[in-house]
The RNA shown here (small-subunit ribosomal RNA) has 1518 nucleotides and comes from Patiria miniata. Its Rfam family is "Bacterial small subunit ribosomal RNA". Gene Ontology terms of the family: ribosome and structural constituent of ribosome. The coordinates come from a structure-prediction model, not an experiment, and the mean pLDDT is 82.

RNA sequence: AGAGUUUGAUUCUGGCUCAGAACGAACGUUCGCGAGAUGUUUUAAGCAUGCAAGUCGAGCGGCAGCACUUCGGGUGGCGAGCGGCGAACGGGUGAGUAAUAGUUAGUUUACCUGCCCUGCAGACUGGGAUAGCCACUGUAAUGGUGAUUAAUACCGGAUACGAGGCAACUUGAAAGGCGCGUUUGCGUCACUGCAGGAUGGGGCUAACUCCUAUUAGCUUGUUGGUAGGGUAAUAGCCUACCAAGGCAACGAUAGGUAGCCGGCCUGAGAGGGUGAUCGGCCACAUUGGGAUUGAGAUACGGCCCAGACUCCUACGGGAGGCAGCAGCUAAGAAUAUUCCGCAAUGGAGGAAACUCUGACGGAGCAAUCUCGCAUGGACGAUGAAGGCCUUCGGGUUGUAAAGUCCUUUCGGCAAGGAAGAAUAAGCUAUUUAGGAAAUGAAAUGGUGUAAGACGUUAUUUGCAGAAGAAGUCCCGGCUAACUACGUGCCAGCAGCCGCGGUAAUACGUAGGGGGCAAACGUUGUUCGGAAUUACUGGGCGUAAAGGGUGCGUAGGCUGUUUGGAAAGUUAUGUGUGAAAGCCCGGGGCCUAACUCCGGAAUUGCAUGUAAAACUACCAAACUAGAGUUGAUGAUAGAGGUAGCGGGAAUUUCUGGUGUAGGAGUGAAAUCUGUAGAUAUCAGAAGGAACACCAAGGGCGAAGGCAAGCUGCUAGGUAUCAACUGACGCUGAGGCACGAAAGCUAGGGGAGCGAAUGGGAUUAGAGACCCCAGUAGUCCUAGCCGUAAACGAUGUACACUAGUUUUAUGGAGAAAGAGGUAACUCUUUUUUUGUGAAACGUAGCUAACGCGUUAAGUGUACCGCCUGGGUAGUAUGCACGCAAGUGUGAAACUCAAAGAAAUUGACGGGGGCUCGCACAAGUGGUGGAGCAUGUGGUUUAAUUCGAUGAUACGCGAAAAACCUUACCUGGGUUUAAACGUCUUGUGCUAGGUGGUGAAAGCCACUGUUCCUUCGGGACACAAGGCGAGGUGCUGCAUGGCUGUCGUCAGCUCGUGUUGUGAGAUGUUGGGUUAAGUCCCGCAACGAGCGCAACCCAUUUCCUAUGUUGCUAACCAUGCUUCGGCAUGGAGGACUCUUAGGAUACUGCCUAGGUUUAACUAGGAGGAAGGAGUGGAUGAUGUCAAGUCCUCAUGGCCUUUAUGUCCAGGGCUACACACGUGCUACAAUGGGGUUUACAGAGAGAUGCUAAGUCGCAAGGCCCAGCUAAUCUUCAAAGGACCUCUCAGUUCGGAUUGAAAUCUGCAACUCGAUUUCAUGAAGCUGGAAUCACUAGUAAUCGCGGAUCAGCAUGCCGCGGUGAAUGCGUUCUCGAGCCUUGUACACACCGCCCGUCAAAUCAUCCGAAUCAAUUUCACCCGAAGUUGUCGUACCAACCGCUUUGCGGAGGGAGGCGCCGAAGGUAAGAUUGGUAAGGAGGGUUAAGUCGUAACAAGGCGACCGUAGCGGAAGCUGUGGUUG
Repeated sequence: AGAGUUUGAUUCUGGCUCAGAACGAACGUUCGCGAGAUGUUUUAAGCAUGCAAGUCGAGCGGCAGCACUUCGGGUGGCGAGCGGCGAACGGGUGAGUAAUAGUUAGUUUACCUGCCCUGCAGACUGGGAUAGCCACUGUAAUGGUGAUUAAUACCGGAUACGAGGCAACUUGAAAGGCGCGUUUGCGUCACUGCAGGAUGGGGCUAACUCCUAUUAGCUUGUUGGUAGGGUAAUAGCCUACCAAGGCAACGAUAGGUAGCCGGCCUGAGAGGGUGAUCGGCCACAUUGGGAUUGAGAUACGGCCCAGACUCCUACGGGAGGCAGCAGCUAAGAAUAUUCCGCAAUGGAGGAAACUCUGACGGAGCAAUCUCGCAUGGACGAUGAAGGCCUUCGGGUUGUAAAGUCCUUUCGGCAAGGAAGAAUAAGCUAUUUAGGAAAUGAAAUGGUGUAAGACGUUAUUUGCAGAAGAAGUCCCGGCUAACUACGUGCCAGCAGCCGCGGUAAUACGUAGGGGGCAAACGUUGUUCGGAAUUACUGGGCGUAAAGGGUGCGUAGGCUGUUUGGAAAGUUAUGUGUGAAAGCCCGGGGCCUAACUCCGGAAUUGCAUGUAAAACUACCAAACUAGAGUUGAUGAUAGAGGUAGCGGGAAUUUCUGGUGUAGGAGUGAAAUCUGUAGAUAUCAGAAGGAACACCAAGGGCGAAGGCAAGCUGCUAGGUAUCAACUGACGCUGAGGCACGAAAGCUAGGGGAGCGAAUGGGAUUAGAGACCCCAGUAGUCCUAGCCGUAAACGAUGUACACUAGUUUUAUGGAGAAAGAGGUAACUCUUUUUUUGUGAAACGUAGCUAACGCGUUAAGUGUACCGCCUGGGUAGUAUGCACGCAAGUGUGAAACUCAAAGAAAUUGACGGGGGCUCGCACAAGUGGUGGAGCAUGUGGUUUAAUUCGAUGAUACGCGAAAAACCUUACCUGGGUUUAAACGUCUUGUGCUAGGUGGUGAAAGCCACUGUUCCUUCGGGACACAAGGCGAGGUGCUGCAUGGCUGUCGUCAGCUCGUGUUGUGAGAUGUUGGGUUAAGUCCCGCAACGAGCGCAACCCAUUUCCUAUGUUGCUAACCAUGCUUCGGCAUGGAGGACUCUUAGGAUACUGCCUAGGUUUAACUAGGAGGAAGGAGUGGAUGAUGUCAAGUCCUCAUGGCCUUUAUGUCCAGGGCUACACACGUGCUACAAUGGGGUUUACAGAGAGAUGCUAAGUCGCAAGGCCCAGCUAAUCUUCAAAGGACCUCUCAGUUCGGAUUGAAAUCUGCAACUCGAUUUCAUGAAGCUGGAAUCACUAGUAAUCGCGGAUCAGCAUGCCGCGGUGAAUGCGUUCUCGAGCCUUGUACACACCGCCCGUCAAAUCAUCCGAAUCAAUUUCACCCGAAGUUGUCGUACCAACCGCUUUGCGGAGGGAGGCGCCGAAGGUAAGAUUGGUAAGGAGGGUUAAGUCGUAACAAGGCGACCGUAGCGGAAGCUGUGGUUG
């Protein structure tokens, strides 16, 4: 410090997620030791048991129990009791509390303070009781009655520097104990009063301290005053009376949540979160209320009352409070011992010894956290074995182990260790003060002793031995670390993205590796990263976000100059900011954690002094901001409002002319018209809107404003002059205005026109189109308050290049016109203002773009935003007649949603262009019969594959057996066939027979060939290694192939450009069959394609000359006298085979941008613009086809899915489709006769001639291993016949008889002859091929092959028609445009309905909690009043008993907790039923949106409709 994730890719916006640190944590796995910390965060739930506050005999009477005893409470000591002090500390918890609290700083002349310290003074004199003990009584507890007794208990009086009071005067104390000494003493501890201090507390003030405005008004003791009461003290703290105040948008009141702080965690910091342990403060002690005592309490281990709960009871009544330490139950993911000790520190009491102390010191439990140590070290390669992987070579685990040599921390055993952790009392010495002395007091030394929970301490030493001591998570990216096997969208993983559907580095296991380590992971929470609430430090044109517009209140901000004062500000002091903690420097534990000491810091608050620039304040001035007046000025305008009123057009009505249609549409129909429409002429009525002018022109704050004229009225602009003197800007709330639709009431109603009706369209059509048509649209008055109310851009001010245009002012200049002149008008032009537009520099922006009218640079103020959906919904409140508007969530859910731009693809977008694509033609298919292939069906099997174009006469260039992969049956199992190695043998081979369907099995017979003599071939036997598979996966693959497409495209290097994806080049203007070429150009070049090179063909030349050729020549033979045949000879010709030549827009004319490329025509030429036809197939697309050609990974099978054999099947047959053949006839059929090819094949072969057969064919046998032989075209020509018919067309089907091939012709071959003679008379919708030697037509050959060709591949013969052209169909190329598509339109995507599930809202009612008001009841208790019986102290006297004072049970009254009744408010739970929403691989209906999305979309509003939605009206352009 960043990273992953939206996309095909990019930049941005924006959320989600990760890496870090931390924890009172929990869970999983694992676990050696030590040190220091920490440990019920949940139920302030309930608690058994023990302990946690006592102590003093030197205050008192005493003596129950114990010990001693002189037997005496005499002594030690002491239960219970009276009395004193303490119990208000210490310890626990965080329920309540948003201020009766906390923090910081002040204040108290408005207060208190036990014990402690200092000073002054005192402690005199009297008195009466009461516990205890005893007796009686009661279950217990609390106790009750009677008798008796003491005090440092209680009371009176005296005295007192005190208090009160103007004064007079009034009023208020005390207690002794012990020690020493003997004196009416001293000391000491207590006691009393006063004054002061210290400590601790009470009260008051200011500032700060969470969320909600869907909490906006709250308050009657309330705010203040007077008087009184009350308190330690101020105060409405309380009471009476008087006044009507007090608080609040700087957030009162209400609701929710919460103990606050020092600190702790995190962070660079600013901040954010938190408030365990330690420390300060507060509050509470089972719930609520109350007082008493006391210095202090409204009292955790006290009291009274009420409630809930638990326990005891003899039923009358009583007892209790762990949020003290342990512990128990419950709850919970979860948190310890019913331990030791007062040795230390501290506390209470005491004169002290001492006692008490679950405070505390320690130990125990827990890896809960932090820190430290160990689990060994060195050497050790045959790189052992084993494991894992493997390309089988090896690699890795790995110096790791083993082995050799060492060491011994920790742990174990044993021993030492009372060292350290610490001094009281006592004794003693000195000094000080005082005293007659003594006891004693204070201070400083010395000495020495008892006392240790921890403790089997720390620590040290010895002994033995590597011995007892390593796990956990991860290994797809982020993120360090990879392989194998298993699994097969299953099981599972996952923080995000995402893995898993048969080759998973992502699941599980193993091997290996990486990280951390006595721990490692997971979960939870907090901060960080997150500049993702932005003070530091963000934004708002299109991503979320500018209010519809203005006026204006509070508030915020505010021009120039001077003076004053000093609030802010700045500087420098003082006090405080507790300690601990953090930081720095040191010290102590072996080190560290930990701890001790010192410093710094504590950024704050209060206060003193000083300064005066800036801000605020006070005072005085100014004119540049702002404003006012004037020029009886100038000027533009659809600015507003009221009235008057014009013409065109539509419609209607009246009348005339006139006749059959009109209207409407893509086409129609509804509709209208012979009852006279439409058309046309004339007249009339009525309403609404204002053509041309008219323009990104004008005006207005926005909405908005348009014929003309008039009245009233608002604002703007420029120039000049004067005046006011900061009067300004913005503006939360507030007020006003505010399109259209809609609402209320009354008018009006021509046209248009939601709804509605009808007609069409359609699968449907609740729409688009058409015919009608109501509300509405218009006016008046009043509501509503919203729009894509948009420049999607708040208002105001200042500054920052220009160019062009336009509207309207001012000032000039020139020209022209008019005018006698002054001057006026027109045109052009310059300059200066105010507005409105188009470009554009800098700059800004993610980009698009903005750019003096900023989205630039700054200032001031307001509004608004913080992922998408849910949702502008629910609920509450306000407004509204209603419709609805404003304000405005959450649960839940997703990892995206989004902006701009890029490349593609697509469009029922556009432009250009091409192709037998259409058109123009020719011939077909689709109808018939047959052949063949496919589907389907059937079957034991009908083997398998190919399935739009790009499967279907395809793989198959030949299924009777074989083929053959299928079925049935019979065999076989290192095994039938094959390869290879070793050893042996040389017959087991062959033949014959039996059985059998064959294969096979059984029996008999039988002894191979070559040789270089080494051996080899072949066969068999034994053994070893390989098997085999037309089984699966073409979606694991290679190779091959199809298709787009022989379409013209596909890319790269360098450069340039853009943040980038990318672009440029490759686009543009021409041209071409072509990204072919030319020109231009930030491009310049290059590659794969195109073309050319190759083959065939067309012309010529050269060479060649047999088996080919024969013109001329010679010879011979024959002759019908034309000639023919044969042999010589020849190379002229044809031909064969080679090698060359030719064609290049080269020439001419015209066009083409002056050119060029090129195009059109022409000449010449065998051929002319690629001459013609082939071969040749770019980058890529279709997971296209093929595992059954072959090869091959993986999987499966191994007495079978291998292999052998026989038979069957692949040939089935209601049917459907494709491809063909033959036809339907006269351009023909039949018969006779006659002519002309090319290219091929041939030895298990082609077969002449001859002969037989009607024929297929048979017999026989020349030639040929091939330019030699086989070898022969048909259509065509000539003549004859048939004469339009199911025929002399057509030939299917069937019968009979044959031939050929072959072991074999039944299933299931071909052919021949005779006979039979079906459908069919040119083929519906639709559809195919073809542009010249082509279509059409005619035959010939070949491969396969024993046989079988209508198929396939070739060959030649005869030989056309048409092409205007590119509107349309299909396909393709280039450019451009839109896009919500990128699996790319076979895309994406909306809503209802149906199903499941989740959360939410409404909901009759019901339950609970909190709270308010009113009333009832009224405990304890304080207080007021009355005060019976009765009563020691004091007072009086008539003096021992009376009276008084005072007390007093009880009664009454005020207040008063809990409780009750009634009525609300708020919140939460449950709920029949209802509503919408979210989510869910393959449900239904449509197709609303994205392209012109097929009716452009969207916003507001209204109506309508299964649903998306449609329509009306106004608006926006996204």
The source organism's lineage runs through Eukaryota, Metazoa, Eumetazoa, Echinodermata and Patiria.